A computed fold for a 350-nucleotide part of an RNA from an uncultured bacterium, annotated as small-subunit ribosomal RNA, central domain.

Context: one part of a larger RNA
Order: sequence, then structure tokens, then C1' cells
RNA sequence: UUGGGCGUAAAGGGUGUGUAGGCGGUUAUGUUAGUCUUCUGUCAAAUUCUUCGGCUUAACCGGGGGCUCGCAGAGGAAACGGCAUAACUCGAGGAUGGGAGAGGUGUAUGGAACUCAUAGUGUAGGGGUGAAAUCCGUUGAUAUUAUGGGGAACACCAAAUGCGAAGGCAGUACACUGGCCCACUCCUGACGCUGAAACACGAAAGCGUGGGUAGCGAAUGGGAUUAGAUACCCCAGUAGUCCACGCCCUAAACGAUGUUCUCUUGGUUUACGGAGUAUCGACCCUCUGUGAGCCGAAGCUAACGCGAUAAGAGAACCGCCUGGGUAGUACGACCGCAAGGUUAAAACUC
Repeated sequence: UUGGGCGUAAAGGGUGUGUAGGCGGUUAUGUUAGUCUUCUGUCAAAUUCUUCGGCUUAACCGGGGGCUCGCAGAGGAAACGGCAUAACUCGAGGAUGGGAGAGGUGUAUGGAACUCAUAGUGUAGGGGUGAAAUCCGUUGAUAUUAUGGGGAACACCAAAUGCGAAGGCAGUACACUGGCCCACUCCUGACGCUGAAACACGAAAGCGUGGGUAGCGAAUGGGAUUAGAUACCCCAGUAGUCCACGCCCUAAACGAUGUUCUCUUGGUUUACGGAGUAUCGACCCUCUGUGAGCCGAAGCUAACGCGAUAAGAGAACCGCCUGGGUAGUACGACCGCAAGGUUAAAACUC
């Protein structure tokens, strides 16, 4: 290579947009470097296969036949594929009318809680723990009332919910804005799928500059515990957490399950649409589309389990795997301010 695989055994890229490439709906005509077919030449001999013969047989030797991947030239075919032309509407997209949503960005704003300051009431404790202590408090704490300031997060609603490509997104209002779904006809007429590169986005932590800092809180200090306690518990507390701009680019980035399309008994719950029946009307009920769940036929699976949201039956394209350790390391290259990231071995060893 052939082949086998990727939910949990090694293996789906973190996610998308998308170039090259690969693959590609229906009909007709033409053409043909793919494809099929005929002929010619070549594909050395020996060997191998087969048949006949010769050494007493065999090995061995001789004659005939066959085999020779392919390559080149000439003629033919036109189903499939390619190309060209003309057309079609089911794929795809658009228009129209509706709909839901924590989708994104910005600005403004609200209440609860917390904390700080000031003032009032009030007096000896408060806090904390398994028990304590460090700590706060007669310069008046804790508690309680009033006023003012500050930052961060949004209880209930809330759900197996919804939205987003993923990361993720939740008080309220407004402005701008992306995507999705349904209905109905109309329009374009294959415009499609995937996608190496490339580009964009990408939790938390971390980095740079400037702000901000209520609570929490790595580091650090103290008190305990303990044989020790660089911990678990307690009292403090700096970076950080927050904002703006710029980097970093990694996660159990998980559904540990790539994207797209087609097909394959069902039951039930739920979100958002549509139609019908019913009704004065709204429910209920029936059918139907798109999502989100549970249970299960067939089938699959090593089992667990999956089961129309497939891990079933098929097709197209991409990524990845090939015993464990060494090692996601060294070296080199690229990227980064750094931390480090991406790519990625071997010796040796079991």
C1' cells in the first nucleotide's frame, strides 16, 4: 500500500467562513484524450503452466501450445463520466406575509443585599470555632434608626425551557444589528455539498498601558490543629476578579460522538409556528413543520448502551489512529512582551 478503525479500548480538528481540490439533480442533441471493444506491432530467450517425445524411470533434455502487467498505432461504440449547446424544477437561493428567542454591540436606568462615612438611640461585649485564640470594642463596638457615598452581581419568574457556529448568553428600557422557523404562491434556474491552505472567533487563568476596587480572594502575615502542618479550620489580606484598548489561543473547548444529504415500526413530554374540526369566541381534539428531552421495534455494539437529535442502512468530502514508557518531550522552524503555544522525533527500555 491493500485492509481495519475513531461515544467509553489508540483515534473527530475548540468552532465557523472559505480558496485550490474531490464529489455532484432532471431532459435532449452533438462531441470524445476517461471508459468499452476489434486489429496490428512490441512485450528477448531460459524459467513457471500445459501437451507430446528422448535418456531403463526420475531429476534432466527437446518439440508444440499457453502466459506476458502493460505500451504505441489504426478502426469502431456512445450506456456511464468529461466537454459544448439548449431547456427543466424537485436541490439551493430570493421575494411577500407572519412568529419566537438570556443571539450580539452601545447607552441609560432600578431594587434587594454588602460595605464605608456622618448623625441619633443604647451599653459591654461582639465575632469566630469541634473547642479556642489571633481580631474588633468604653477614643463607645455588636444591635437598631436616618441620611449620603461606592463597587460588583441581578433573588422570585426559571423549566427536562430558549438563543447562538462554538466559546457562551439572564434585572429593566431604548437604539443599532446577525441568524432561525412557519405559511403561501411568485421569481432565479444546479447557482449545490465538503473543504488541505488562509482568515475570523475562541471560557478561565495570565501579560501590557490607563482607570476602578464593595464583596470574594492565589501569594503573604497571624491564630489554631498536629509528632510536624509550608494544609484542611479561623482573623486579616496583595495581585486578581470589574472597565477601556491591545496581546495570549489553551481546557474533561464533552454529546469524550466532524459536516452535508437520503432511507428505516412506535409511544410519550415539551418550546415555537400553521391548517382542520368544534365553538358566539377562547380552550379541548385531529393533522402537520421546525427544535429540545425520555422510553423503546428492527438493526448495531466487546459490553455498557445507541436507537428518526443513531452509535441503524447507504452516499460525498475533510480530520485523525496503528503496543506501553521515553513524550506532547528534545532539536529545528513559525508565532508571542513574557508565560508559553503550534508543528514534532529518536536513542534506549519493557

The full RNA is in RNAcentral, with records from ENA and SILVA. The coordinates come from a structure-prediction model, not an experiment, and the mean pLDDT is 86.